[in-house]
Predicted 3D model of a 77-nucleotide RNA (c-di-GMP-I riboswitch aptamer). Its mean pLDDT, the model's own confidence on a scale to 100, is 79. Its Rfam family is "c-di-GMP-I riboswitch aptamer". Rfam describes the family as follows. GEMM was predicted in a large-scale screen for bacterial structured RNA regulatory elements.

RNA sequence: AGUUGCGAAAGGCAAAGCCGAAGUGAUUCGGUGACGCAAAGCUAAAGGGUCUAUGAAUUAGAUAGCCAGUUGCCGAU
Numbered sequence: 001a002g003u004u005g006c007g008a009a010a011g012g013c014a015a016a017g018c019c020g021a022a023g024u025g026a027u028u029c030g031g032u033g034a035c036g037c038a039a040a041g042c043u044a045a046a047g048g049g050u051c052u053a054u055g056a057a058u059u060a061g062a063u064a065g066c067c068a069g070u071u072g073c074c075g076a077u
Base pairs, nucleotide, nucleotide: 002077003076004075005074012037013036017032018031019030020029021028022027035065041070042069043068047067048066049063050062051061052060053059
């Protein structure tokens, strides 16, 4: 440096539901919770998809736990 996540250790994230808050909404934030995740770290525009609102388009938003881009821990090889 490449490939890889079968076994191990350390550490991490947190779906649905419920409670509170923000938003017309998608959805987000905090608490609880533990479905899952080897990038479930970061990036929402440079790309595709999906979703929301509306005056329906050369508009404004949401989603990275849909694909993607990018950086990286541990182990194996």